[in-house]
Context: one part of a larger RNA
């Protein structure tokens, strides 16, 4: 390779958009390209296989049969695939009417609170731990009240709530915008899934100009602890953290569970929506789309999973194939750099 596989053993690219490619609804016609019948030519001979012979056996040989996995040409079938053509309406998409929402992008605003600075009262402590001490304070701190400055963050509401592909989104107006959901059933008529390359998103730290810096706070420095103490505790503190462009592209990027239809028990909360039916009370009853819990068949080594599958299928795409060496060397592309994809071997066990 094949095969078996990927929630936790080794395996879902982090997450989307799509080129090629694979795959593809229902109905008629038609073709005959795969498909299947039969038929012809090939498929050298030797090995090979079987059956029989020949050297006294056997290796050897020698004679016949099957085969010779196939190709290629006649000739015919049309179920399925594939092409053509017409139609269709449940897949998809639009439109109309409604609805939910921390979804993105701006601009403005608002309150609390820490900090700093002014000013007023007031006086000897305050602060910090396990205890301390570094540090602050008589040049007047903390405390308390008034005024100011600035940054960053939005306390209740808050909820196994929402919303978004995913990373991730939370004060409040307006504004510009993407996506879902519910009825309807007017329109397009298969318009579809999925997707190697590709391109775009992508937390945090980090990089490069500028720019802002309240509060924390890598590095640093003091105290402290300790045999030591390059730590955890502590007092400062700088880069960061913030904005606005541009990079980096990584992650326990996690549901460690690719993506799409379709099928298969039920219970119970809970979010948005339609319908019904009632005592009209806000309670039942039915759907529909999301989130959660429990649990049947079924699946699992096992835990568990279980209509939001880890069942039952089927499409398509990526992964794995003993550990260690290694995500390392080389090489290649990308980065300003840090490094990032890609990705081995010798040797070992």
């Nucleotide at each position: 390779u094949u095969g078996g596989g990927c929630g936790u053993a080794a395996a879902g690219c982090g997450c989307g958009c799509g080129c090629a490619g694979g795959c593809g609804g229902c109905u008629g016609a038609u073709u005959a390209a795969g498909u299947c019948a039969g038929g012809u030519g090939u498929g050298a001979a030797a090995g090979g296989c079987u059956g029989c012979g020949g050297c006294u056996c056997a290796a050897c040989c020698g004679c016949a049969g099957a085969g010779c996995g196939g190709c290629a040409c006649c000739u015919g079938a049309a179920a399925c695939u594939g092409g053509u053509c017409a139609g269709c309406u449940u897949g998809a998409g639009u439109g109309c009417a409604g609805g939910a929402g921390a979804g993105g992008g701006g601009a403005g605003c608002g309150g609390a609170a820490u900090u700093c600075c002014c000013g007023g009262u007031g006086u000897a402590g305050c602060g910090g731990u396990g205890g301390a001490a570094u540090g602050c304070g008589u040049a007047g701190a903390g405390a308390u009240c008034g005024g100011g400055a600035g940054g960053a963050a939005c306390a209740c509401c808050a909820g196994u709530g929402g919303c978004g592909a995913a990373g991730g989104c939370g004060g409040c107006u307006c504004u510009c915008u993407g996506g879902c959901c519910u009825g309807u059933a007017a329109c397009u008529g298969a318009c579809g899934c999925u997707g190697a390359g590709g391109c775009g998103c992508g937390a945090a730290a980090g990089c490069g100009u500028g720019g802002g810096g309240a509060g924390c706070a890598a590095a640093c420095a003091g105290g402290a602890u300790u045999a030591g103490a390059u730590a955890c505790c502590c007092u400062g503190g700088u880069a960061g953290u913030c904005c606005a462009c541009g990079c980096c592209g990584u992650a326990a990027a996690c549901g460690a569970u690719g993506a799409g239809u379709g099928c298969u028990a039920g219970g119970u909360g809970u979010u948005g929506g339609g319908g019904g039916g009632c005592u009209a009370c806000g309670c039942c009853c039915c759907u529909c789309a999301g989130u959660g819990c429990c649990g049947a068949a079924g699946g699992u080594a096992a835990c568990c999973c279980a209509u939001u599958a880890a069942g039952c299928a089927c499409u398509c795409c990526g992964c794995c194939u003993g550990g260690g060496g290694a995500g390392u060397a080389c090489g290649g592309c990308c980065g300003c750099a840090a490094g990032g994809c890609u990705g081995a071997a010798a040797c070992u066990c």
Description:
Small-subunit ribosomal RNA, central domain from Thermoactinomyces sp. CICC 10735, 349 nucleotides, folded computationally. The coordinates come from a structure-prediction model, not an experiment, and the mean pLDDT is 89. Lineage of the source: Bacteria > Bacillati > Bacillota > Bacilli > Thermoactinomyces. It matches the Rfam family "Bacterial small subunit ribosomal RNA". Rfam links the family to the GO terms ribosome and structural constituent of ribosome.